Description: A computed fold for a 576-nucleotide part of an RNA from Candidatus Levybacteria bacterium RIFCSPHIGHO2_01_FULL_36_15, annotated as large-subunit ribosomal RNA, domain V. Rfam family: Bacterial large subunit ribosomal RNA.

[in-house]
Context: one part of a larger RNA
RNA sequence: GUUGUCCUAGGACAAAAAGACCCCGGGAGCUUUACUGUAGCUUGACAUUUGCAGGCUUUUUCUAACUGUCGAGAAUAGGAGGGACCUCGCCGCAAGGCGGGGGUCAGUGGAAUACCUCUCUUUGGAAUGAGUGAGCAUUACUUUUUUACCGCAAAAAUAUCCGGUGGAAGAACAGUGUCUGGUGGGCAGUUUAACUGGGGAGGUUGCCUCCUAAAGUGCAACGGAGGCGUGCAAAGGUUGGCUUAGCGCGGACGGAAAUCGCGCUAUAAGUGCAAUGACAUAAGCCAGCUUGACUGCGAGACUUACAAGUCGAGCAGGUGCGAAAGCAGGUCAUAGUGAUCCUGCGCUCUCUCAGUGGUCAGGGCGUAGCUUAACGAAUAAAAGCUACCCCGGGGAUAACAGGCUGAUCGCAUCCAAGCGUCCACAGCGACGAUGCGGUUUGGCACCUCGAUGUCGGCUCAUCCUAGCGCGGAGGUGGAGAAGCUUCCAAGCGUCGGGCUGUUCGCCCGUUAAAAGGGUACGCGAGCUGGGUUAAGAACGUCGUGAGACAGUUCGGUCUCUAUCCAGGACAACCGU
Numbered sequence: 001g002u003u004g005u006c007c008u009a010g011g012a013c014a015a016a017a018a019g020a021c022c023c024c025g026g027g028a029g030c031u032u033u034a035c036u037g038u039a040g041c042u043u044g045a046c047a048u049u050u051g052c053a054g055g056c057u058u059u060u061u062c063u064a065a066c067u068g069u070c071g072a073g074a075a076u077a078g079g080a081g082g083g084a085c086c087u088c089g090c091c092g093c094a095a096g097g098c099g100g101g102g103g104u105c106a107g108u109g110g111a112a113u114a115c116c117u118c119u120c121u122u123u124g125g126a127a128u129g130a131g132u133g134a135g136c137a138u139u140a141c142u143u144u145u146u147u148a149c150c151g152c153a154a155a156a157a158u159a160u161c162c163g164g165u166g167g168a169a170g171a172a173c174a175g176u177g178u179c180u181g182g183u184g185g186g187c188a189g190u191u192u193a194a195c196u197g198g199g200g201a202g203g204u205u206g207c208c209u210c211c212u213a214a215a216g217u218g219c220a221a222c223g224g225a226g227g228c229g230u231g232c233a234a235a236g237g238u239u240g241g242c243u244u245a246g247c248g249c250g251g252a253c254g255g256a257a258a259u260c261g262c263g264c265u266a267u268a269a270g271u272g273c274a275a276u277g278a279c280a281u282a283a284g285c286c287a288g289c290u291u292g293a294c295u296g297c298g299a300g301a302c303u304u305a306c307a308a309g310u311c312g313a314g315c316a317g318g319u320g321c322g323a324a325a326g327c328a329g330g331u332c333a334u335a336g337u338g339a340u341c342c343u344g345c346g347c348u349c350u351c352u353c354a355g356u357g358g359u360c361a362g363g364g365c366g367u368a369g370c371u372u373a374a375c376g377a378a379u380a381a382a383a384g385c386u387a388c389c390c391c392g393g394g395g396a397u398a399a400c401a402g403g404c405u406g407a408u409c410g411c412a413u414c415c416a417a418g419c420g421u422c423c424a425c426a427g428c429g430a431c432g433a434u435g436c437g438g439u440u441u442g443g444c445a446c447c448u449c450g451a452u453g454u455c456g457g458c459u460c461a462u463c464c465u466a467g468c469g470c471g472g473a474g475g476u477g478g479a480g481a482a483g484c485u486u487c488c489a490a491g492c493g494u495c496g497g498g499c500u501g502u503u504c505g506c507c508c509g510u511u512a513a514a515a516g517g518g519u520a521c522g523c524g525a526g527c528u529g530g531g532u533u534a535a536g537a538a539c540g541u542c543g544u545g546a547g548a549c550a551g552u553u554c555g556g557u558c559u560c561u562a563u564c565c566a567g568g569a570c571a572a573c574c575g576u
Base pairs, nucleotide, nucleotide: 001573002572003571004570005569006568007567008566010565011564012563015559022394023393024392025391026390027389028386029385030384031383034190035189036188037187038186040183041182042181044179045178046177047176048175050137051136052135055132056131057130058129060127061126062125063124064123065122068120075113078119079118080117081116082115085102086101087100088099089098090097091096141170142169143168148165149164150163151162193205194204195203202222206228207227208226209225210224211223229375230272231331232330236290237289238288239287240286241285242284244268246264247263248262249261250260270279271278273336275334276333277332294317295316296315297314300311301310302309306376319328320327321326342369343368344367345366346365347364348363351362352361401448402446403444404443405442407441409437410436411435412434413433414432418428419427455530456528457527458526460522461519462518463517464516465515468493469492470491471488472487473486474485475484476483495509496508497507498506499505536554537553538552539551540549541548542547
């Protein structure tokens, strides 16, 4: 060196299981004061549903009674109309006569009476309709019972269940049917946004202004700053006029600052409201007259995926201001907003209107109703839990490890103010500066989610030196001893216990010393499984609840066979 056998498990990101954690998409189970339904329960109406008596309230009609009081006035005047007579007794055939009562008249009063008619109000009665509370009946209907009878049931006898008849009880209630209001996680179907240096939490979502934006336009970020969801009948139009702010000097009260004068500066002022741009011919300030904050259009442009958005001369009509030329289709400009459907309102009968006529309805023009603010608006209408979970995917995206980075961390160096009695540098060293390392906490999200097993311990290690002990040196604020500091050096070594799952840490006792690190925070196809991290259960807390908690607690399956590489032992052969 080759071959073979046996052994060990470091590697083959070994095998196994399309990762159960995480995220994305889908599903399922569960919860509730999510939404919408619904079984059930309940309310009322009607039907099944009949009879009798009768109270009260009330509608209408009929009838009767004749009630009705301010004061004044014969006096208890309901209202209106008519109205000069009405009525009773006696005689008489009748005509008529006699007598009595009331009225007219007068008076009082807002209204006047006898008598007739109508009528209001009040009361009684009758009929009718409705409502209401309590009641009786039995034949519907219902229930229950039986030592009544029948069926089952047979030669005789006896008997349960079931059905029927009878009896009893309840009773027009209940029950049932249709419609209807309420209640209704009992049950069902669903919804429960996206962005996001993983997800959640927080924040944001439309529009305007500036910067980022790289001198055309445009341009992102959970980049840096701010605003808007309107206001104004004048703060609009036009005609005419005016010039602000600040500073200096002067001037009664008067002051830093009131009003007045002169000058300087030159937009620094002002513009309803944020910023930017613009504005003195003013778009700023004041006054007069006014309504163009018009109707019908609109050449042509800007912008733009679309839908939207923006500017606009000019023409026709009628209008305001101005002597006129002219200006005026809101506001110095850029924010002050919302598609479609549906619905309301006004106009349109020279728009349509279903055989015709007419309606309803629709169309056209105008207008109103959305924090549809997740603001191009899925519905008129919607929240959660899952550790009981499931499926499809992702290393497009987190937790372990690695990688990059090195803020943080560790170490070193530079400068030297100062400390060190004196003296910056024996030993220290502020304010600062520059590196190195890759053991901490992070940032990034690059391999791995068709799986790279995770803390600690055990076992077995191997390397580094920024050296804890043992060795050798320089300096010393080194007398010696003991130290301090720096340099060389990795050969060997670097403890046993108590507590805790602990690493760590604290403690006890030793030691020459009880150094610090890397190795997938070395090592689970080597062990363990105490911790973390499933299903069970409990406590505290949170939540209406299902449930939840880097809170706690008890419990909880670690996979017989080694193919290759690697390592070890033995044997044979070959070579030297």